[in-house]
This is a predicted structure of a 108-nucleotide RNA (TPP riboswitch aptamer (THI element)) from an Alphaproteobacteria bacterium. The organism belongs to Alphaproteobacteria, within Bacteria. Rfam family: TPP riboswitch aptamer (THI element). Rfam describes the family as follows. Vitamin B(1) in its active form thiamin pyrophosphate (TPP) is an essential coenzyme that is synthesised by coupling of pyrimidine and thiazole moieties in bacteria. The previously detected thiamin-regulatory element, thi box was extended, resulting in a new, highly conserved RNA secondary structure, the THI element, which is widely distributed in eubacteria and also occurs in some archaea. Analysis of operon structures identified a large number of new candidate thiamin-regulated genes, mostly transporters, in various prokaryotic organisms. The THI element is a riboswitch that directly binds to TPP to regulate gene expression through a variety of mechanisms in archaea, bacteria and eukaryotes. through a variety of mechanisms in archaea, bacteria and eukaryotes. The model forms 88% of the base pairs in the Rfam consensus.

Parts: sequence; C1' cells; structure tokens
RNA sequence: CGUGACUCCCAGGGGCGCCCGCGCGAGCGGGCUGAGAUCGCGGAAGGCGCGAGUCCCUUUGAACCUGAUCCGGUUCACACCGGCGUAGGGAGAGGCCCAAUGAACAAA
Repeated sequence: CGUGACUCCCAGGGGCGCCCGCGCGAGCGGGCUGAGAUCGCGGAAGGCGCGAGUCCCUUUGAACCUGAUCCGGUUCACACCGGCGUAGGGAGAGGCCCAAUGAACAAA
C1' cells in the first nucleotide's frame, strides 16, 4: 500500500415440516428428523390475505423453490437417508476490521 475470516451494523431472500391416536370441528396428546420446525387476526373455506416471532441464507449462492403424487433404501407409518444435481431457478459490487496474510521500501 493491498487482501481481509469470525463477530457486529445496514439491506435483501427463504422456511416454519411429517407421522400416530382422540375429537363433529376448533383443537388436544404423543412421536421423528433438524438450524428451525411457530403464533395471532380476517375469511364459509382454501394451494388465500395481513401482522409478529424465530432460524437459516445472500452469487465462493443445496437457504429455499421447480422437477415431485419422481426413483432406490429405511420405517408400524411417513417425514428421514441417498439419487435426481458440473439440472433449471434463486437474494449484496454493502459497512467496520482487531486476527491473519501478500507485495514493496527503509533500517540493522
């Protein structure tokens, strides 16, 4: 002189699932994976709308969506695991910078 992780700040994106039993329904109870697996209001209801909360993700992008009522495995059953996937989409050229690091110069 540059780069600059974590944390923090600003801005933005997305999810809040599945199974079993009871119940006319609203719901109640139990269980599973996981970062999270929510609540409230409106509506006759919904794959609807609004609000709050929470967790994750932001191009080095598997957060999340489509494919998908997909294929194989597992299980009482599905979520779950893997494939699909160097498939298609998908939101930052942000701030700070101490850790760390690169180069040059100077001195010894």